[in-house]
RNA sequence: GGGCCAAUAGCUCAGUUGGGAGAGCGCCUCGUUCGCAACGAGGAGGUCGUCGGUUCGAUCCCGAUUUGGUCCA
Numbered sequence: 001g002g003g004c005c006a007a008u009a010g011c012u013c014a015g016u017u018g019g020g021a022g023a024g025c026g027c028c029u030c031g032u033u034c035g036c037a038a039c040g041a042g043g044a045g046g047u048c049g050u051c052g053g054u055u056c057g058a059u060c061c062c063g064a065u066u067u068g069g070u071c072c073a
Stems, first nucleotide, its partner, number of pairs: 001072007010025004019056001027043006049065005
């Protein structure tokens, strides 16, 4: 220098024929208990790496770019 893969909640991740942003764990509140654990109910938390484009509409399609991984030279 070039090819490929990954980036989504605090953590681990899911999510594509383009239209609802989600799960588990963690955190907060409430209930059951003398208390803890556990269980149950509810809740907070996201510019979907960044910029631009296509589209009525983008996590998703296209281009560029950043970081990490990997292969080639």